This is a predicted structure of a 465-nucleotide part of an RNA (small-subunit ribosomal RNA, 3' major domain) from an uncultured organism. Its Rfam family is "Bacterial small subunit ribosomal RNA". The coordinates come from a structure-prediction model, not an experiment, and the mean pLDDT is 84.
Context: one part of a larger RNA
RNA sequence: UGACGGGGCCCCGCACAAGCAGCGGAGCGUGUGGUUCAAUUCGAUGCUACACGAAGAACCUUACCUGGGUUUGACAUGUACGUGGUACGAAGGCGAAAGCCUAAGGACCCUUCGGGGAGCGUACACAGGUGCUGCAUGGCUGUCGUCAGCUCGUGCCGUGAGGUGUCGGGUUAAGUCCCGUAACGAGCGCAACCCUUGCCCUUAGUUACAAGUGUCUAAGGGGACUGCCGGCGGGAAGCCGGAGGAAGGUGGGGAUGACGUCAAGUCAGCAUGGCCCUUAUGUCCAGGGCUACACACACGCUACAAUGGUCAGUACAAAGGGUAGCGAAGUCGCGAGGCGGAGCGAAUCUCAACAAAGCUGAUCGUAGUUCGGAUUGCAGGCUGCAACCCGCCUGCAUGAAGCUGGAGUUGCUAGUAACCGCGCGUCAGCCAUAGUGCGGUGAAUACGUACCCGGGGCUUGUACA
Repeated sequence: UGACGGGGCCCCGCACAAGCAGCGGAGCGUGUGGUUCAAUUCGAUGCUACACGAAGAACCUUACCUGGGUUUGACAUGUACGUGGUACGAAGGCGAAAGCCUAAGGACCCUUCGGGGAGCGUACACAGGUGCUGCAUGGCUGUCGUCAGCUCGUGCCGUGAGGUGUCGGGUUAAGUCCCGUAACGAGCGCAACCCUUGCCCUUAGUUACAAGUGUCUAAGGGGACUGCCGGCGGGAAGCCGGAGGAAGGUGGGGAUGACGUCAAGUCAGCAUGGCCCUUAUGUCCAGGGCUACACACACGCUACAAUGGUCAGUACAAAGGGUAGCGAAGUCGCGAGGCGGAGCGAAUCUCAACAAAGCUGAUCGUAGUUCGGAUUGCAGGCUGCAACCCGCCUGCAUGAAGCUGGAGUUGCUAGUAACCGCGCGUCAGCCAUAGUGCGGUGAAUACGUACCCGGGGCUUGUACA
C1' cells in the first nucleotide's frame, strides 16, 4: 500500500422486511448429469454451465458411427509435359448411392496460322483437417456493475515503498455539487450530447370519414431550466412544500459498461503461433446416430377447477411480415385442408378471424366431475425425393397422473407484477410450451435497515501478500 476480520461508523441495491404471483409434488416439452450404445459429435460446469452456442438435427445440416468409394484430391495458386475426336455430352453396364467402365454426337476465345489461352489428363510443389493446445494468442463476450470509482501532470510531505490531491463538514442517483483545506489543475468514468415515448405548433398529405377537416402518417420545431413563490439551510450546494403545466426536480424506456478482476469463456463463428495427420485425423456417398432410458437436477408449459368449464350472442388493439411470397371473393369438406385465382413489391392488396381475456344469457353443482388432458387405437390432411427409426395438423374414440405441493427457493416497486391474446426471426415442414417484440385488462406492499446476500466510503487490528 492492499487484502481479510463471526472489528467499528456512515451509505446504497427487490438485499432483507412488507406484499403479489410462482418454482420445489403431477403429466408433458426442452436442456444437463449419469447410464447405455457401433455412434448416442463437440463445447458451456458455483454465482457468471444446464429452452446456453442451436434465430429450426427426418436427408441435408453433421463435426459422430457402420459400410462402400476416392488420393493433386470437394476448393486455391504455380511449374513442367501431354491433349482436337480434347472440353462438353450422356445411351448402355456394375452399384444403395458415391464411384468405376464406356458408345453415338461434339465445341469456345486470341492468332503473326507456328502456336497460345481456357478446359481436361499426368507429375510435382501443395491443398485439406470442426485434429490438439483459450495455460502460446488476436478479436469478441460474460462477471463484479451503470457499481462510482480508476488515474495523471506539477507542487508539497516522506530515507524509501508511498502519501497528499481522491480527505473533513454538508449534499446528490453519482469523485454530483458547495464550503473548508499543501495543494492547484487535468484525463478515463458520472451527467449531458443520440434514439424512443408522453403535450403543443408548423409543413405535407391517393390513410380515415361526407368534397373539407386533420384522427392519423412523417419531417421539422417548441416545451422542463429548481425557471417562479414560500420555508429550511451558512446570502452555499441543496432539501421540503406550493403555483402554473401534458409532463417537476434524472418525466418513463433504450443505447451507452472507466482502470481492472476471474491464466473466466470461445482454436467449433472468424483469424492465428506451435504441434500432429497426409491412399488419411483429408474428401465423397448410403444407412444409422445426435431423438437411447433404471434414474437425478435445471428452465418452462398445462392443470388440479365454480373469480371456473361448456354452449350461444356481442365488443375493443398494437406492432410486424409478404413476389420461388402474402394470397381475397366464391366454392367443396364436420375439420385440418382442397379447388380457385382477384389484388398487392403493399398507410392502397393480403396474412387477418369478430384478437383473447371482457360483457350478456343459458347450463353444469363440488364429483376425479361437463375439472384435467397425458396415453393409446382408427380414419384423414399438409410439407417434403423421402415422415419406419424421427414431423406438424384434423376428426372420432380412449380418457392417465393430478384435490395447491416437504425442507427449501425465484421474480417483481406501476402501466410494474399477474392474467390475456397477436406478430416476427430462424424456417420446405417442424417437435416453439423457447427467444424477441406488440398491445389489452390491471393490482398489492415498502414500518423500516437489526438480520441474510452483494457493493461504496472512512477508520481500526493483523503472525497474510